This is a predicted structure of a 478-nucleotide part of an RNA (small-subunit ribosomal RNA, 3' major domain) from uncultured crenarchaeote. Its mean pLDDT, the model's own confidence on a scale to 100, is 81. It matches the Rfam family "Archaeal small subunit ribosomal RNA". The family is grouped with related families in Rfam's "SSU clan".
Context: one part of a larger RNA
RNA sequence: UGGCGGGGGAGCACCACAAGGGGUGAAGCCUGCGGUUCAAUUGGAGUCAACGCCGGGAACCUUACCAAGGGAGACAGCGGGAUGAAGGUCAGAUUAAAGGUCUUACCGGACUAGCUGAGAGGAGGCGCAUGGCCGUCGCCAGCUCGUGCCGUGAGGCGUCCUGUUAAGUCAGGUAACGAGCGAGACCCCCACCUUUAGUUGCUAACGGUUCUCCUCGGAGGAUCGUGCACACUAAAGGGACUGCCGCCGAUAAGGCGGAGGAAGGAGGGGGCAACGGCAGGUCAGUAUGCCCCGAAUCCCUUGGGCCACACGCGGGCUGCAAUGGCUAGGACAGAGGGUUCCAACCCCGAGAGGGGAAGGUAAUCCCUAAACCUAGCCUCAGUUGGGAUUGGGGGCUGCAACUCGCCCCCAUGAACAUGGAAUCCCUAGUAACCGCACGUCACCACCGUGCGGUGAAUACGUCCCUGCUCCUUGCACA
Numbered sequence: 001u002g003g004c005g006g007g008g009g010a011g012c013a014c015c016a017c018a019a020g021g022g023g024u025g026a027a028g029c030c031u032g033c034g035g036u037u038c039a040a041u042u043g044g045a046g047u048c049a050a051c052g053c054c055g056g057g058a059a060c061c062u063u064a065c066c067a068a069g070g071g072a073g074a075c076a077g078c079g080g081g082a083u084g085a086a087g088g089u090c091a092g093a094u095u096a097a098a099g100g101u102c103u104u105a106c107c108g109g110a111c112u113a114g115c116u117g118a119g120a121g122g123a124g125g126c127g128c129a130u131g132g133c134c135g136u137c138g139c140c141a142g143c144u145c146g147u148g149c150c151g152u153g154a155g156g157c158g159u160c161c162u163g164u165u166a167a168g169u170c171a172g173g174u175a176a177c178g179a180g181c182g183a184g185a186c187c188c189c190c191a192c193c194u195u196u197a198g199u200u201g202c203u204a205a206c207g208g209u210u211c212u213c214c215u216c217g218g219a220g221g222a223u224c225g226u227g228c229a230c231a232c233u234a235a236a237g238g239g240a241c242u243g244c245c246g247c248c249g250a251u252a253a254g255g256c257g258g259a260g261g262a263a264g265g266a267g268g269g270g271g272c273a274a275c276g277g278c279a280g281g282u283c284a285g286u287a288u289g290c291c292c293c294g295a296a297u298c299c300c301u302u303g304g305g306c307c308a309c310a311c312g313c314g315g316g317c318u319g320c321a322a323u324g325g326c327u328a329g330g331a332c333a334g335a336g337g338g339u340u341c342c343a344a345c346c347c348c349g350a351g352a353g354g355g356g357a358a359g360g361u362a363a364u365c366c367c368u369a370a371a372c373c374u375a376g377c378c379u380c381a382g383u384u385g386g387g388a389u390u391g392g393g394g395g396c397u398g399c400a401a402c403u404c405g406c407c408c409c410c411a412u413g414a415a416c417a418u419g420g421a422a423u424c425c426c427u428a429g430u431a432a433c434c435g436c437a438c439g440u441c442a443c444c445a446c447c448g449u450g451c452g453g454u455g456a457a458u459a460c461g462u463c464c465c466u467g468c469u470c471c472u473u474g475c476a477c478a
Stems, first nucleotide, its partner, number of pairs: 001478002003475003007472007016462002020426005027318008035309002043054002065304007075117004079112002087107003091103004121293002124291003130287001132282003135278003142181006148157003160173004186271005192238007201228002206225008241264001244258005320419001324378007336367003341360002345356004385416001390411007432454008
């Protein structure tokens, strides 16, 4: 100087507690991991920070694993070769299939893998040889420098104390005075207003056409014009600064309350994110050093496996019902995507789906909601809850759905009666619930990433538990 302490003090955090809300832990299924099994069930990751992770939804491919079959050595030396090399081929044999190999022949016209070296290639090894990238400490507030001062020196002061802050944020004090990186500022989105612009967007007012209702006055809808008001889109600006008032505070920094305001004290959300530590992770994304394989640890093909199943663990989905289930009818998004693509609409089918087909390279056309509302049935039951499992029939993608895909219909209807110890997430348009889009993608979403719809409860605190930051103290630790 650091680190540590069941030492002390101060401060902080829903990856802490408290007050609450919803789960997980029990069940079935999905998915990852362990174990076991297997010819192979390729490999990595292992507390937080491995386990729906490697964008890892593997039918072939992917694929690195297993079984079987096949291919292949630049260059150099030796050897073979016009007494015919490499290569090709009818027929037959071998075979899942092959002039791949063999038998017997033919074509061919200069090279040749037989040996030694040396290569190509390697998802072969070492992430404890590395680069790069990432995770994490860290939703942290720290890490340093110049000059000066103190100390023989290591080093210290500055960076400490008091108050304050989300913050080493700021103010005051002070042998310090300044400065840099980080914090903040900055950039993007959302919330309010203004300006500019008006097609593919909008259509108030005005006019035309047409339809429905009608008490014949009119009302409503569609569409064309007109217009750019409104909405929207997307560019430029404005706006919030403790600026104003009161109280507290030291008259400071700031805190509490209020006014005005669309918004109030960091307005909400995101991006960015220090010096470094963890010999953290990745040689299987790529790059790369060393080692190894080198006719196999290289390359190709077919088939299998990664999907096994007595078990154990993590994460999820669906439920156990009446705040519900079923049937019929009705309504409202946002963000995305679309050309061997999205498909309105029509027809066929009970449905999955099939046959046609307008429009759309997209503010133009299409994909396109559910929870919700209205009416009816069910009446507390393993049920009209729940849908696992299995049988049968059918559809789609694809060369191909047996191992091993998804969907539809009929039948079957299992466990499950709110889940022990324990444990996770969350403070507002949040949690919870509801669906939609996209990524992956031929097909397959209970996953991931976004998007909107409905929309609570409870703190406005504390340091008790778990941890973090700073100061201080002890230490037989470095």